[in-house]
Context: one part of a larger RNA
RNA sequence: AGCACACGGUGAAUGCCUUGGCAUCGAGAGGCGAUGAAGGACGUGCUAAGCUGCGAAAAGCCUGGGGGAGGUGCACAGAACCUGUGAUCUCAGGAUGUCCGAAUGGGGAAACCCGGCUGGUCGCGAGGCCAGUCACCCGAAAGGGAGCCAACCCUGGGAACUGAAACAUCUCAGUACCGGGAGGAAAAGAAAUCAACCGAGAUUCUGCUAGUAGCGGUGAGCGAACGCGGAAGAGGCCAAACCUGAGGGGCUUGCUCCUCAGGGGUUGUGGGACCGUAACAUGGGAUGUACGACACGAGGGUGAAACGGCGUGGAAUAGCCUGCCAAAGAGGGUGAGAGCCCCGUAACUGGUUGUGUACGACCCCUAGCGGUAUCCCGAGUAGCGCGGGGCACGUGUAAUCCUGCGUGAAUCUGGGGCGACCACGCUCCAAGCCUAAAUACUCCUCGAUGACCGAUAGUGAACAAGUACCGUGAGGGAAAGGUGAAAAGAACGCCAGGUGGCGAGUGAAAUAGUUCCUGAAACCGUGUGCUG
Numbered sequence: 001a002g003c004a005c006a007c008g009g010u011g012a013a014u015g016c017c018u019u020g021g022c023a024u025c026g027a028g029a030g031g032c033g034a035u036g037a038a039g040g041a042c043g044u045g046c047u048a049a050g051c052u053g054c055g056a057a058a059a060g061c062c063u064g065g066g067g068g069a070g071g072u073g074c075a076c077a078g079a080a081c082c083u084g085u086g087a088u089c090u091c092a093g094g095a096u097g098u099c100c101g102a103a104u105g106g107g108g109a110a111a112c113c114c115g116g117c118u119g120g121u122c123g124c125g126a127g128g129c130c131a132g133u134c135a136c137c138c139g140a141a142a143g144g145g146a147g148c149c150a151a152c153c154c155u156g157g158g159a160a161c162u163g164a165a166a167c168a169u170c171u172c173a174g175u176a177c178c179g180g181g182a183g184g185a186a187a188a189g190a191a192a193u194c195a196a197c198c199g200a201g202a203u204u205c206u207g208c209u210a211g212u213a214g215c216g217g218u219g220a221g222c223g224a225a226c227g228c229g230g231a232a233g234a235g236g237c238c239a240a241a242c243c244u245g246a247g248g249g250g251c252u253u254g255c256u257c258c259u260c261a262g263g264g265g266u267u268g269u270g271g272g273a274c275c276g277u278a279a280c281a282u283g284g285g286a287u288g289u290a291c292g293a294c295a296c297g298a299g300g301g302u303g304a305a306a307c308g309g310c311g312u313g314g315a316a317u318a319g320c321c322u323g324c325c326a327a328a329g330a331g332g333g334u335g336a337g338a339g340c341c342c343c344g345u346a347a348c349u350g351g352u353u354g355u356g357u358a359c360g361a362c363c364c365c366u367a368g369c370g371g372u373a374u375c376c377c378g379a380g381u382a383g384c385g386c387g388g389g390g391c392a393c394g395u396g397u398a399a400u401c402c403u404g405c406g407u408g409a410a411u412c413u414g415g416g417g418c419g420a421c422c423a424c425g426c427u428c429c430a431a432g433c434c435u436a437a438a439u440a441c442u443c444c445u446c447g448a449u450g451a452c453c454g455a456u457a458g459u460g461a462a463c464a465a466g467u468a469c470c471g472u473g474a475g476g477g478a479a480a481g482g483u484g485a486a487a488a489g490a491a492c493g494c495c496a497g498g499u500g501g502c503g504a505g506u507g508a509a510a511u512a513g514u515u516c517c518u519g520a521a522a523c524c525g526u527g528u529g530c531u532g
Base pairs, nucleotide, nucleotide: 001531002530003529004528005527006526007525008524009523015517016482017481020453021452022450023449024448025447026446027445028444029442030441031148032147039100040099041098042055043054044053046078050074051073061094062093063092064091065090066089070082071081072080105114106113107112115134116133117132118131119130120129121128122127136145137144138143152183153181154180155179156178157177163170167217193200194199204231205230206229207228208227214222215221235434236433237432238378242263243262244261245260246259247258248257249256250255251254268412270377271376272375273374274371275370276369277368283365284364285363288362289361294356295355296354300349301348302347306322308321309320310319323340324339325329331343332342333341383407384406385405386404387403388402389401393419414429415428416427417426418425469476470475489516492503493502494501495500
């Protein structure tokens, strides 16, 4: 020196564990903000660096409910205190709430600087302090707006990589991204719709139809509808004609025009006005008013049965023996695995501020028959031409929908559609508005579940984590869990400069002694044996 064995050191794998995550389901909530938000800065404790809470009234103040013996957060020590005159804790409401921040008196390099006015206060004064008030936009005023917020929604703009095995039309894709706006949902919505000569009857979502019909450098690819099955289900209001009133204009002075208000009216078997006739009912309400049984509803309350026996053990919840409860054998804790030890659980029950609501009341809406001369039935609209866009549809035979420019109708003997166009036929009434549900989503709250993870996993984050640290900045972004049942965290002695160690003691265990459960390997030693 090598090998082997034994015992260690180092090291952290592995096993076990879970305070934290992940996903889904159900329910709730779906907003906060000039009454100053979200988010921060700085303060605030007996001692106080961090986190948490709070705001100069500062780990808190007041009131009410709950609760019932300890308490002064994480945080384990000391001191000083509070508490059955009910603390701590918990729920609801209120008070206070520095400075910045939409930030709003003016300024500004956020958390700072400097003011005006009114009132108060201190000071001899200079000057300071306190309370209130003073930005902008809309509005006559009252009042409203602004800013923040995860996804979902509507809308104005709108790529490229990529695919086409290159690439230009095309695709990716109306996606990503940017702008605007709204709600708890949004959007859409009561046929100028489809259908096919039979009929259906708003919208939305969904399973089919169907990867079909089609579109397509007929390439890559894109990709319906009719109809059928389901979820849900709801329909309303104006404009106009006409009547009445008020105001104004023109004037030929009793006509006409305009505006406003009220009535009327709302439809496609055309409807309404108008004329005549009949009647005062029926049904409904998504909006409003007050009442409101009842239900829901924060923190809660009651809540069964072994303080069983024996031995093992440090400890019984395991084993054996003997019982009991169960509308409760969900779950968690307790010195090992507990229905009966503790918290709970089933069941029952109370209930603030409040929320919702049945019946009923008020209120609101709602109808017929006949007639036809006249009047009305949404205009720079429909249509057409040019240029685009959008429809599954790339200009194509290209309808239908939208519109930048131009042109430009008709009022029921009217007008649109039925995929160029025409006829016949069928069908529907545009150019005004509103409309719940079925549908989408989850920053957030509560409950439940998991052939989800178990500390290199699961969130980046189980720990002072968006922290430390890096970067001028936008931004990037960690590592790091486990003594024990209980600190019982090793009095005292010895070695010693100290770290540390050896005894003693605690404990079931100390090779569980504070990065302390288990403690693999690499790596480093000590001892013994063999080889040499």
Large-subunit ribosomal RNA, domain I from a Gemmatimonadota bacterium, 532 nucleotides, folded computationally. It matches the Rfam family "Bacterial large subunit ribosomal RNA". The source organism's lineage runs through Bacteria, Pseudomonadati and Gemmatimonadota. The coordinates come from a structure-prediction model, not an experiment, and the mean pLDDT is 83.